């Protein structure tokens, strides 16, 4: 150097959780990479940390160290953002009251604001109207007999003179009825541009008089009180993105190392 049989060793690793600790079993990443069997109220085992049975490859594309990339997990930060729940009245939007009179708007030398002085507005008392009734006036009307007054006829009484009673009709009139006028009395009014007096004067109105520049407070500003929870905001919470910080790390590249016999 070549052929042969073998051995160690490979036949999948990795990251969270879990466990005193490995490792497997569910999850995940990674990407293709022997078979059964066991197992979350587990299962197996101890620093050479799955066990038990089977199989294939085997000293290199495939084992084993280093490096070196680097998917993807976990940790760190009062980190930045995103939307979602819960609480706070926080004084930043919002409503509301009040205050100040800084602005601006009305008003004010045709006189403000203070001050006075009268009148009204309201109460009461009294009077005049007015309106509404009743009652008196006033006229007409009003009684078969039980109202009057004259009573024709008729009746009654008497020798007679003459005397009673009285119906119809005439005239009056009671109580009622109906009208009319408003002269008079009374009674009542949710009534009056109405007279007089007393009272009151918180308010407002008018109108005289003194005085001489403010009042006023709509709106904005400022302050203050109250409300109300939509937005902002503080807070806790937990989903989720990104940066950070540490820590594992699969795939992959690189770059070195690996054994025994036999034969030619």
């Nucleotide at each position: 150097c070549c052929g042969u049989g073998c051995u160690a060793g490979a036949c999948g690793g990795g990251g969270a959780g879990g466990c005193a600790g490995c490792g497997g079993u569910g999850c995940c990443c990674u990407g293709u990479a022997c078979c059964c069997g066991c197992a979350a109220u587990c299962c197996g085992c101890u620093a050479c940390a799955g066990c038990g049975g089977g199989g294939u490859c085997g000293a290199a594309u495939u084992c084993c160290u280093u490096u070196u990339c680097g998917a993807g997990g976990u940790c760190u930060g009062u980190g930045c953002g995103u939307g979602g729940u819960g609480a706070a009245g926080c004084a930043g939007c919002c409503u509301u009251a009040a205050a100040u009179a800084c602005g601006u708007g009305g008003u004010g030398u045709u006189g403000a604001c203070g001050c006075u002085c009268g009148g009204g507005u309201c109460c009461u008392g009294c009077g005049c109207a007015a309106u509404g009734g009743a009652a008196a006036c006033u006229c007409a009307u009003g009684a078969a007999c039980c109202c009057u007054g004259u009573c024709a006829g008729g009746u009654c009484c008497g020798g007679a003179a003459g005397g009673a009673a009285g119906c119809a009709g005439c005239a009056g009139u009671a109580a009622g009825u109906g009208a009319g006028a408003c002269c008079u009395u009374u009674c009542g009014u949710g009534u009056g541009c109405c007279g007089c007096g007393g009272g009151g004067c918180u308010a407002c109105c008018c109108g005289g008089g003194c005085u001489g520049a403010g009042c006023u407070g709509g709106c904005g500003a400022c302050u203050u009180g109250a409300g109300a929870a939509g937005c902002g905001u503080u807070c806790a919470u937990g989903a989720u993105g990104c940066c950070u910080u540490a820590u594992c790390g699969a795939c992959a590249a690189a770059a070195g190392g690996u054994g025994c016999a036999c034969g030619g």
The prediction has a mean pLDDT of 75. The RNA shown here (Bacterial large signal recognition particle RNA) has 264 nucleotides and comes from Sporolactobacillus sp. The gene name in the source record is ffs. Taxonomically the source falls in Sporolactobacillus (Bacteria, Bacilli, Caryophanales, Sporolactobacillaceae). The sequence is in RNAcentral, with records from ENA. It matches the Rfam family "Bacterial large signal recognition particle RNA". Rfam's curators write: The signal recognition particle (SRP) is a universally conserved ribonucleoprotein involved in the co-translational targeting of proteins to membranes. Rfam classes the family as a non-coding RNA gene.